[in-house]
RNA sequence: CCGUGCUAGGCGGGGAGCUCGUGGUGCCCUGUACCCCAAACCCACGUAGGGGGGGCUGAACUCCCGUCCGAGACCCGGACCGCGCCACGCACGACCCGGGCGACGGUGCCGAGGAUCGGGUCCUGCGCAACGGGGUCCCGCCAACCGAGUCAGGUCCGGAAGGAAGCAGCUCUCCGCGGAUCCCCCCGUGUGCCGCAGGGAAGCCGGGUCCGAGUCGUCGUCCGGGUACCGACGUGGUGGCGGACGGGCCGACGGCGGGUGCACGG
Repeated sequence: CCGUGCUAGGCGGGGAGCUCGUGGUGCCCUGUACCCCAAACCCACGUAGGGGGGGCUGAACUCCCGUCCGAGACCCGGACCGCGCCACGCACGACCCGGGCGACGGUGCCGAGGAUCGGGUCCUGCGCAACGGGGUCCCGCCAACCGAGUCAGGUCCGGAAGGAAGCAGCUCUCCGCGGAUCCCCCCGUGUGCCGCAGGGAAGCCGGGUCCGAGUCGUCGUCCGGGUACCGACGUGGUGGCGGACGGGCCGACGGCGGGUGCACGG
């Protein structure tokens, strides 16, 4: 140096989180890196390598160490940016009120609109009516005995004449029940083109009188005033979310350098 057979090792790693701590399942990054079993109200373990079972590879592209680069995660910061939220402001939009002009439509000398007078609508009281309830009146029913009348039969008293109590039946009635409810009495009312009296701020609707040409609606535009629910804008704030920046702590993939066997035969 070559060949054969083995062994250590390897067949992914990392971040946050969880945990007393470590590794794993689950999340994220990297990027391709055997299989099976269990694992979040977790699984395995105690300083180390996740645990259990099987398979492949095997001393180097592959294993180990160092270093560089650096995806990405996490922590801290503030005088940054965007979004969200809160407060305040402004009054541009929006909204409300008033007015001018214009367009369209309606209405108007068969009287618009206004002024004035008197009514109505409204409120209070009383009356009347209506409706509802109750009562009276009327009709019917209604007591085995403890209501009334009459009481057959029967009972009792009496020598008899006669007398007494009294069931059923019949008639009547109490308590009560039912019906009718015209009149009368009481109570009540989300009642009334009803009447009388009183009140009455504004609005609305008729009527009388006077003046005599506008007036109403919608849309557009302009002017003035107002509101701050909403949109826009401005200011301030923020244990919120995201980003950028600075610092810190890890750090995959990758680059470079170094290191690592045993046996037998030639």

The prediction has a mean pLDDT of 77. Bacterial large signal recognition particle RNA from an Actinomycetota bacterium, 266 nucleotides, folded computationally. Rfam family: Bacterial large signal recognition particle RNA. By type it is a non-coding RNA gene.